[in-house]
Molecule: Bacterial RNase P class A
Organism: Pseudomonadota bacterium
RNA sequence: GCAGUGAGCCGGGCGAUCGCUGCCGCGCGCACCUCCGCCGACCCCGUACGCGGGGGCGGUGGAAAGGACGCGCGGGAGAGGAAAGUCCGAACUCCGCAGGGCAGUGCGCCGGGUAACACCCGGGCGGGGCGACCCGACGGAACAGUGGCACAGAAAACAUACCGCCCUUCGACUCGCCCCUUCGGGGCUCGCUCGGGGCUCGCCGCGAGCGAGCCGCGGAGCGGCGAGUCGAGGGGUAAGGGUGAAAUGGUGCGGUAAGAGCGCACCGCGCGGCUGGCAACAGCCGUGGCAGGCAAAACCCCGCACGGAGCAAGACCAAAUAGGGAGGCGUUUGAGGGCGGCCCGUCCGAAGCCUCCGGGUAGGUUGCUCGAUCCCGCCAGCAAUGUCGGGACUAGAGGAAUGAUCGUCGCCUGCCGGCACCGGCGGCCGCAAGGCCGGCGGCGCAGGCGGGCACAGAAUUCGGCUUACAGGCUCACUGCGGCA
Numbered sequence: 001g002c003a004g005u006g007a008g009c010c011g012g013g014c015g016a017u018c019g020c021u022g023c024c025g026c027g028c029g030c031a032c033c034u035c036c037g038c039c040g041a042c043c044c045c046g047u048a049c050g051c052g053g054g055g056g057c058g059g060u061g062g063a064a065a066g067g068a069c070g071c072g073c074g075g076g077a078g079a080g081g082a083a084a085g086u087c088c089g090a091a092c093u094c095c096g097c098a099g100g101g102c103a104g105u106g107c108g109c110c111g112g113g114u115a116a117c118a119c120c121c122g123g124g125c126g127g128g129g130c131g132a133c134c135c136g137a138c139g140g141a142a143c144a145g146u147g148g149c150a151c152a153g154a155a156a157a158c159a160u161a162c163c164g165c166c167c168u169u170c171g172a173c174u175c176g177c178c179c180c181u182u183c184g185g186g187g188c189u190c191g192c193u194c195g196g197g198g199c200u201c202g203c204c205g206c207g208a209g210c211g212a213g214c215c216g217c218g219g220a221g222c223g224g225c226g227a228g229u230c231g232a233g234g235g236g237u238a239a240g241g242g243u244g245a246a247a248u249g250g251u252g253c254g255g256u257a258a259g260a261g262c263g264c265a266c267c268g269c270g271c272g273g274c275u276g277g278c279a280a281c282a283g284c285c286g287u288g289g290c291a292g293g294c295a296a297a298a299c300c301c302c303g304c305a306c307g308g309a310g311c312a313a314g315a316c317c318a319a320a321u322a323g324g325g326a327g328g329c330g331u332u333u334g335a336g337g338g339c340g341g342c343c344c345g346u347c348c349g350a351a352g353c354c355u356c357c358g359g360g361u362a363g364g365u366u367g368c369u370c371g372a373u374c375c376c377g378c379c380a381g382c383a384a385u386g387u388c389g390g391g392a393c394u395a396g397a398g399g400a401a402u403g404a405u406c407g408u409c410g411c412c413u414g415c416c417g418g419c420a421c422c423g424g425c426g427g428c429c430g431c432a433a434g435g436c437c438g439g440c441g442g443c444g445c446a447g448g449c450g451g452g453c454a455c456a457g458a459a460u461u462c463g464g465c466u467u468a469c470a471g472g473c474u475c476a477c478u479g480c481g482g483c484a
Stems, first nucleotide, its partner, number of pairs: 001480010012409007020078002023075007032067002034063007042055005080455001084466002087464005092310004104306005109123005124138001125136004139301002145299002148294002162241002164237015180221005186215010197204002249267006268290001269288008314366004324357006336348004373392005379386002410453007418445002421442003425438005
């Protein structure tokens, strides 16, 4: 320098203006609560009977001290690392609960951490990577049982046999050898006949024909033996090929007709023992030729854990209307209502009306944010984490605020022209080294004009997990290359 691994962190900055939601303070308004009076009847207590005190009720007047409400001003606070998915675990709340079981759900190597966990830390084992390091629901030898296995493949499982390999039977063909038969032509020997020749007239040799025998050659056929090829059948085999995510351990030697844990050595696996370790487990020794396709995130089996619902939990206050209960009044002896209030009057009104109580609804208040909280430090621990000390207060809304505009800076990006460098191309100059010019590509620098600033949005709270995320920073480590 390039490529990577792990851990942690930031997630636009600053200023101005205008807004939004809570909180605090001040001012103003308002008589709902409240406070201070007055009047009336009633109730209770006391009484010297004159009245006094207290209570709520009805009417009426005043007051801005307090509360509530409204308006205004000022101050201060106001999203996240994931606020998300709502997947786990809890707090909190209500309901349920004698005990046990079934069903259901979740989890599953070991040790530790924690309020708890399906989380975290450390370790073991398995897998991946040259490595830093990463991944693993990691109980069940899927012979307790039920079921599944696309495509491909012979076969997806109490097995099977496509190609291949080997043995064997039959048939066909080819080749070689042997026996026999037959045909063809050849050679030799013998016999007979004929021809002509020679002669020692006995014969001799020559030629031709016929016959017989022998020899070897060639062709055809039948049969036998051996080898090979092809086809059909029977059998052995699972070495090899091929299929697949997956095919009855792996490598080698022996062995065999060919093969095979068939035998042996090593590896793997099961079982037993010893040693180390808290344990998971590891190492060593012995022993058994040795369970077996894949899948339990199919059912299932084994072990462990688990009551249900959730802040729309729950608690409090509580209107109108309707219905319930109690009391009072009323039904021709006129309740009640209208005519602004009261009395009279008048009209409506043939039956309900009024008051109180209780439940529930709308609505309001609360739960609500100080908490397994956050930051810093010491100590213990490899670590997760914990103890202690100091410091901080950091949204609490409820159709739901946390924003907008402008300026400036930062970062990313598009376009424009400029400068510098590098690469190759073309042209010109030069004997050459090289130089100059042009346009192209790359990189850098400064400038101008634009665009953009990720993922995302609290809703009772907390601990986790998972998922999304432009761009950037820090630390530690690994591999390769270069220079000293």